[in-house]
The RNA shown here (transfer RNA) has 71 nucleotides and comes from a bacterium.
């Protein structure tokens, strides 16, 4: 220096143009004498900047970081 992939909540993942889902984790509460476990109900996210569109996380360009390949 090129080509290709990723980039979504503290973590690991899904979704895919229409109010973003689900596990672990986290708080408050119930259940036990208490711990473990269970049950309820919350808090927390689409790198980023711009097009397109009624309407973008999803499409299009760039940029940025991660990975990978070739030189």
């Nucleotide at each position: 220096g090129g080509g290709c992939c990723u980039a979504u909540a503290g973590u690991a993942a899904a979704a895919u143009g229409g109010u973003a889902u689900u596990a672990c984790g986290c708080g408050u509460c119930c259940a036990u004498g208490g711990c473990a476990u269970g049950g309820a109900c919350g808090a927390a996210g689409c790198u980023c900047g711009g097009g397109u569109u009624c309407g973008a996380u999803u499409c299009c360009c760039g940029a940025u970081a991660g990975g990978u390949c070739c030189a």

RNAcentral holds the sequence, with entries from ENA.